[in-house]
Order: sequence, then C1' cells, then structure tokens
RNA sequence: GUCCCUGUAGUUUAAUGGAUAGAACAGACCCCUCCUAAGGGUCAGAUGAGGGUUCGAUUCCCGCCGGGGACA
Repeated sequence: GUCCCUGUAGUUUAAUGGAUAGAACAGACCCCUCCUAAGGGUCAGAUGAGGGUUCGAUUCCCGCCGGGGACA
C1' cells in the first nucleotide's frame, strides 16, 4: 500500500428494516443480617463519529476512525 473481518452500557453479549435498543455480570441505593458474604428489591448506564437510501436504520450503502488478519 491492497484486500478481508470486526466495532452496541465498565465487561460479555441479544435485537436481519417497524420496541421505550433486551439481558447477564459489575456499579449505586434500600431491605434482610449483630457484622460480612449470600439472597431480595429499585435505579443509572450502550448502537465508534459523519453522510446517504428509506415513511422508518443497530440492521442496507459510502468513505473516515479504532481493533484483528492475509498478501506485498
């Protein structure tokens, strides 16, 4: 340099064009307990950034950025 794959909460991940983007662990608060752990409840937290297509985009298209790989 060319090509391929990939990017969703702190982490691991669901959602194949029509949800309020769903969960688990982690976190905060509360309950329980003599205390801690365990357990129960509540809350907050995400689509890499931009543009395009579409009535509607996490999803399709474009280049950019980050990560991984192949070739040179």
The RNA shown here (transfer RNA) has 72 nucleotides and comes from a Clostridia bacterium. It was read from a public genome assembly. The prediction has a mean pLDDT of 82. Its Rfam family is "tRNA". By type it is a transfer RNA. Its family is annotated with triplet codon-amino acid adaptor activity in the Gene Ontology.